The part of an RNA shown here (small-subunit ribosomal RNA, 5' domain) has 525 nucleotides and comes from a Bacteroidota bacterium. The sequence was found in a public genome assembly. Its Rfam family is "Bacterial small subunit ribosomal RNA". Rfam links the family to the GO terms structural constituent of ribosome and ribosome.
Context: one part of a larger RNA
RNA sequence: GGAUUAACGCUAGCGGCAGGCCUAAUACAUGCAAGUCGAACGGCAGCACGGGUAGCAAUACCUGGUGGCGAGUGGCGCACGGGUGCGUAACGCGUAUGCAACCUACCUUUGACUGGGGAAUAGCCCCGAGAAAUCGGGAUUAAUACCCCAUAAUAUUAUACAGUGACAUCACUAUAUAAUUAAAGCUUUGGCGGUCUUAGAUGGGCAUGCGUGACAUUAGCUUGUUGGUGAGGUAACGGCUCACCAAGGCUACGAUGUCUAGGGGUUCUGAGAGGAUUUUCCCCCACACUGGUACUGAGACACGGACCAGACUCCUACGGGAGGCAGCAGUAAGGAAUAUUGGGCAAUGGACGCAAGUCUGACCCAGCCAUGCCGCGUGCAGGAUGACAGCCCUACGGGUUGUAAACUGCUUUUGUACGGGAAAAAUUCCCUGGUCGUGUACCAGGGUUGAUGGUACCGUAAGAAUAAGCAUCGGCUAACUCCGUGCCAGCAGCCGCGGUAAUACGGAGGAUGCAAGCGUUAUCC
Numbered sequence: 001g002g003a004u005u006a007a008c009g010c011u012a013g014c015g016g017c018a019g020g021c022c023u024a025a026u027a028c029a030u031g032c033a034a035g036u037c038g039a040a041c042g043g044c045a046g047c048a049c050g051g052g053u054a055g056c057a058a059u060a061c062c063u064g065g066u067g068g069c070g071a072g073u074g075g076c077g078c079a080c081g082g083g084u085g086c087g088u089a090a091c092g093c094g095u096a097u098g099c100a101a102c103c104u105a106c107c108u109u110u111g112a113c114u115g116g117g118g119a120a121u122a123g124c125c126c127c128g129a130g131a132a133a134u135c136g137g138g139a140u141u142a143a144u145a146c147c148c149c150a151u152a153a154u155a156u157u158a159u160a161c162a163g164u165g166a167c168a169u170c171a172c173u174a175u176a177u178a179a180u181u182a183a184a185g186c187u188u189u190g191g192c193g194g195u196c197u198u199a200g201a202u203g204g205g206c207a208u209g210c211g212u213g214a215c216a217u218u219a220g221c222u223u224g225u226u227g228g229u230g231a232g233g234u235a236a237c238g239g240c241u242c243a244c245c246a247a248g249g250c251u252a253c254g255a256u257g258u259c260u261a262g263g264g265g266u267u268c269u270g271a272g273a274g275g276a277u278u279u280u281c282c283c284c285c286a287c288a289c290u291g292g293u294a295c296u297g298a299g300a301c302a303c304g305g306a307c308c309a310g311a312c313u314c315c316u317a318c319g320g321g322a323g324g325c326a327g328c329a330g331u332a333a334g335g336a337a338u339a340u341u342g343g344g345c346a347a348u349g350g351a352c353g354c355a356a357g358u359c360u361g362a363c364c365c366a367g368c369c370a371u372g373c374c375g376c377g378u379g380c381a382g383g384a385u386g387a388c389a390g391c392c393c394u395a396c397g398g399g400u401u402g403u404a405a406a407c408u409g410c411u412u413u414u415g416u417a418c419g420g421g422a423a424a425a426a427u428u429c430c431c432u433g434g435u436c437g438u439g440u441a442c443c444a445g446g447g448u449u450g451a452u453g454g455u456a457c458c459g460u461a462a463g464a465a466u467a468a469g470c471a472u473c474g475g476c477u478a479a480c481u482c483c484g485u486g487c488c489a490g491c492a493g494c495c496g497c498g499g500u501a502a503u504a505c506g507g508a509g510g511a512u513g514c515a516a517g518c519g520u521u522a523u524c525c
């Protein structure tokens, strides 16, 4: 000098864009953050409509008939999105390869199929236990829930045979034989689905080369350890696990141990080499009160799922129960220090749904903060008797503040007042028309939909009107005098200054630098 997720002091007019718990992965009140589908199902608690009964009426009661729909069965989703950096010096990450050792729901694609039957169960009803959480018994019922049978191959398994390819185990293709295995309906009749299968896409899993901290004041480490055979297990290879056998394997090219640490793209600095860095954003990893375990599922060993143990908090009728903000806000605590218990699903994206739509603290916006970067303003031009007065200095002549002011003319950014006023909206849905392959298809036109927001922006009016500070002035280093003080009070980044003429302390006048900021502190180069 540059830089910063900064903090502190003094000061402060505006806008745009960004950023905002670095500390306690400390504890959390409250609300919200993952639902959706009635075009899978039995139904009907509540709402609305219709109908019926009673009544003069108000109204009451009944009725799933309709719109819909609480609770329930079922499907899909909840493994994404969002947070944090505890752990991890590791195939964790980066890069480059391999899988002839693998999986992949939804989506696209190839081919084929979608026949028949059965037994339950939740809900509802009845009874019971319990303070509650919740649970037990009985009767009855549905399905795209569950089970059985049929059919079946280019699927799977086994055997035989041929060819091709090679990269060791082998892989691929063709043929034959045998065995095994499937399905579900709904509908507005347009469709939406279901099962098996081929290929793809996407996402993942595994393995390997190289790279990836400190300490040798850590020198030896290892028994599933290293390898083999066999078996089990897995989507898959493998000591991954087990039985048996052998005695190996790693290490001064740093094993093992201890300490520290998420990694990378990046970012800062530097001429570069390098050094430092991992805040925002993106990719990967790990974690979800602490430790462990599996279940479900295409996918988890699962943040807002389950079980067990533990610590903590809460409820309790003392028998027993409930909970997990490292989601968004917010609270307490810690700290030098870091924001609103805001609006909206209008857009983008996601889940479900045929759709309408519902949900979405993702996201889009607004609020707070000079935390940073960038931009704008606080006027412009003229004006010397270099005015008077004041502060300050003086050799008492004057100098300086100073074109500064007054005064004259101009402008109106910004601010104020008034008026107008967006883009972001599109493929959704509705209507009309056209096209052909006649379909809820495609195309065209019109209509519908905006949280932000009456915001941005534009126009008009009056009026210099509404707007400057901070640090420094001995040298380094731009900027000097007077007064006060008298090794005192104090300053200070280094050298150093102060003991009676201090350009170095304190004040004043003046000056210099930067400027809505300026200084200080901390850290990196």
Base pairs, nucleotide, nucleotide: 001525002524003523004522006521007520008519009518010517013376014375015374016373017372018371019369020368021334026332027331028330030329031328032327035076036075037074040073041072043069044068047067048066049065050063051062052061053060054059083287084286085285092212093211094210095209096208097207098206099205102204103203107200108199111196112195113194114193115149116148117147118146125138126137127136128135129134155180156179157178158177159176160175162173163172164171165170185192186191213259214258215257220250221249222248225247226246227245228244229243230242231241232240262284263283264282265281267276268275269274289310290309291308292307293306312323313322314321315320340366342365343364344363348362349360350359351358352357379410380409381408382407390401392399393398416461417460418459419458420457424452429447430446431445432444433443434442435441436439469514470513471512472511473510474495475494476493480509481508482507483506484505490497491496

Model confidence (mean pLDDT): 85 of 100.